[in-house]
């Protein structure tokens, strides 16, 4: 000086004026006004996952369906974080890992290959020892001298095999390498090596690491494909949910002016009891708009000691840190700091312009996402001393 990994921090400071929410107190003209006090984030974001709280559901079991999935530890929990551990990537610093069974079982392995999975698969190759054919050559034997025929044995070709050594094909051809063995070949057989089950011995809390014997010679991958085995899993969500209660309308009770029916008593009237309708008037109740409340003091922030590698954990002091609801937390000016860009410069500066993502909505732990800018530490190359 490039390039690169981890990690922790900031989220511009003071100050004037305006203005906006909400708590205490006061004041009065009862909804303004004074005074004081607080007032958005590291992701308030997506709502993906765990929970607190609330309602609603639930006898116990068991189909279904849903997440999960190596070990230890953290936590209110958790798929979430810390520490390892086996594989994997990288030259390294460091990084990924959805990591239980493919020897229950059924499925799939594109393209190329001749064959992609059960005792597979002859394209090109290698072999001819057993079968068959065809050309030749040698010998030998018959025939009737050339030539037929025939037997034997050699060479070459063909068929019909036999071979998984060796080309080729692909991620992946059914263990490696090296003797034997065989017409050629093969775990055919043998010795080391890989793996696999197994059993012993040392380390580790464990996952799992080192070593050592036997066996059987060898078993393709892929389960974020069906599945199997393990654990786990109720549902909805602060517009949960609880209280208070207008107008209007319709429900329930009491009263009830006044008419009507029946029925008693009666000659009749009148009276009396029951039913039913019903103006109006009072009362209860359910619920609507509205209002409280749930509502921020909490697995709560900071600061110290202590444990612990670490996540976290305890003690001890200190603090109250937003509660809107057509929904506040803002604008505006000066001054500084910082970063960037352009220009000027007397190389000290200067001048001028820009400042990332994005707004609480019950309230915690996490993921994951967007997105400026500072240190820190380490790695790898080059280049000077």
């Nucleotide at each position: 000086g490039c390039a690169g990994c981890a990690g922790g921090c900031c989220a511009g400071g003071c100050g004037g004026c305006c203005g906006c929410g909400g708590g205490c107190g006061g004041a009065c003209u009862c909804g303004u006004c004074c005074g004081u006090c607080c007032g958005a984030g590291g992701a308030a974001a997506g709502u993906c996952c765990g929970a607190g709280c609330u309602c609603c559901a639930c006898a116990g079991g068991g189909c279904a369906g849903g997440g999960c999935g190596c070990u230890g530890g953290g936590u209110a929990a958790c798929u979430c974080c810390c520490a390892g551990u086996g594989g994997g990537a990288g030259c390294g610093a460091u990084c990924c890992u959805a990591a239980g069974g493919a020897a229950a079982g059924u499925g799939c392995c594109g393209c190329a290959g001749a064959g992609a999975g059960g005792a597979a698969g002859a394209c090109c190759g290698c072999c001819u020892a057993a079968g068959g054919g065809a050309a030749u050559c040698g010998c030998g034997c018959g025939c009737u001298c050339c030539g037929c025929g025939u037997g034997c044995g050699g060479c070459u070709c063909c068929c019909c095999g036999g071979c998984a050594a060796g080309g080729g094909u692909g991620a992946a051809a059914a263990g490696g390498u090296g003797g034997g063995g065989u017409a050629a070949g093969a775990g055919c057989c043998c010795a080391c090596c890989a793996g696999u089950g197994u059993c012993c011995c040392c380390g580790g809390u464990g996952a799992c690491g080192g070593g050592g014997g036997c066996a059987g010679c060898u078993u393709g991958g892929u389960a974020a494909a069906c599945c199997c085995c393990g654990c786990u899993c109720g549902g909805a969500g602060c517009g949960a949910g609880a209280c208070c209660a207008a107008a209007u309308a319709g429900g329930g009770g009491a009263g009830g002016a006044g008419a009507a029916g029946c029925g008693g008593c009666c000659c009749g009237c009148u009276u009396c009891g029951c039913u039913a309708c019903a103006a109006c008037u009072c009362c209860c109740g359910g619920g609507u708009a509205g209002g409280u409340u749930g509502c921020u003091u909490g697995a709560g922030g900071c600061g110290u000691c202590g444990g612990g590698u670490a996540a976290c954990c305890g003690g001890c002091g200190u603090c109250c840190c937003a509660g809107a609801u057509g929904a506040a937390u803002g604008g505006u000016c000066g001054c500084c700091a910082c970063g960037g860009a352009a220009g000027g410069u007397u190389c000290g500066c200067c001048u001028u312009c820009c400042g990332a993502c994005a707004g609480a909505a019950c309230u915690c732990g996490g993921c994951u996402u967007a997105c400026g800018g500072c240190c820190u530490g380490c790695u790898g190359c080059g280049u000077u001393u």